[in-house]
RNA sequence: GCGCCCGUAGCUUAGCGGUUAGAGCACGCGACUUAUAAUCGCGGGGUCCUUGGUUCGAAUCCAAGCGGGCGCA
Numbered sequence: 001g002c003g004c005c006c007g008u009a010g011c012u013u014a015g016c017g018g019u020u021a022g023a024g025c026a027c028g029c030g031a032c033u034u035a036u037a038a039u040c041g042c043g044g045g046g047u048c049c050u051u052g053g054u055u056c057g058a059a060u061c062c063a064a065g066c067g068g069g070c071g072c073a
Stems, first nucleotide, its partner, number of pairs: 001072007010025004018056001027043005049065005
């Protein structure tokens, strides 16, 4: 340099163009316990990598850029 794949919460990730972006772990609070752990309940936390475009409507489709991974050179 070229090709392919990926980018969503602190981490791992789900999410056929349509109502409010969800889950597990972690974190905070409570219940339980003599206490801790485990378990159960509740809660906070997201500019969906960035910028444009398409559309009535974009996390989702398109383009460019940025970052990461793999392969080729």

Predicted 3D model of a 73-nucleotide RNA (transfer RNA) from Candidatus Azambacteria bacterium RIFCSPHIGHO2_01_FULL_44_55. Taxonomically the source falls in Candidatus Azamiibacteriota (Bacteria, Bacteria candidate phyla). Its mean pLDDT, the model's own confidence on a scale to 100, is 81. Rfam family: tRNA. It is annotated as a transfer RNA. The RNAcentral record of the sequence draws on ENA.